Record summary
This is a predicted structure of a 76-nucleotide RNA (transfer RNA) from a Gammaproteobacteria bacterium. Its mean pLDDT, the model's own confidence on a scale to 100, is 81. Rfam family: tRNA. Gene Ontology term of the family: triplet codon-amino acid adaptor activity. The sequence was found in a public genome assembly.
[in-house]
RNA sequence: GCCGGGAUAGCUCAGUUGGUAGAGCACAUCAUUCGUAAUGAUGGGGUCCGGAGUUCGAAUCUCCGUUCCGGCACCA
Numbered sequence: 001g002c003c004g005g006g007a008u009a010g011c012u013c014a015g016u017u018g019g020u021a022g023a024g025c026a027c028a029u030c031a032u033u034c035g036u037a038a039u040g041a042u043g044g045g046g047u048c049c050g051g052a053g054u055u056c057g058a059a060u061c062u063c064c065g066u067u068c069c070g071g072c073a074c075c076a
Stems, first nucleotide, its partner, number of pairs: 001072007010025004019056001027043005049065005
């Protein structure tokens, strides 16, 4: 340099035909217990990587860029 795949909650990841953004774990509170752990209930937490475009409407489609992973090529 070329090709392909990723970026969504603190972590690991879903997200259906473009139509109100979700799960598990973690965290907070409460219940239970002599207490802790475990368990149960409730709750908080989002610049969907950035910008632009298309559209009534974009996490989702198109373009540009950033960054991560893998493969290929180059390395006088």